[in-house]
RNA sequence: GCAAGACUUCGGGGCAGGGUGCGGCCGGCAGGCCAAUUCCCGACCGGCGGUGAUAGCCCGCGAGCGACAAUUGUCGCAGGAUCCGGUGAGAUUCCGGAGCCGACGGUAGAGUCCGGAUGGGAGAAGAUUGCG
Repeated sequence: GCAAGACUUCGGGGCAGGGUGCGGCCGGCAGGCCAAUUCCCGACCGGCGGUGAUAGCCCGCGAGCGACAAUUGUCGCAGGAUCCGGUGAGAUUCCGGAGCCGACGGUAGAGUCCGGAUGGGAGAAGAUUGCG
């Protein structure tokens, strides 16, 4: 360095600060208190492989749901989102600017809370065996 089966480890981040109040409680009344991290303003986050150049939004993969099969595979559904300018040989990846996206269940309507999940997984690293 190449090949190989199995082994070991790793393998997802994020509501600061405010507004409103569905609704509930206290009270004779007036009124007061609790009350959406989900709504509104605003804030924050970005798996893996590839790509003449570094990517949430270019290409693909993983994660979700259902059916069949029983081989743990096949099929179907879902599978989101970017433009402009600059530099350069080359960048929708860098720089500047302005935008956009984000499974399922729960709950006042969720990318961020709780849950399946001490789960699964794309993959990454190490070591081992053999050959050179």
Molecule: FMN riboswitch aptamer (RFN element)
Organism: Thermomicrobiaceae bacterium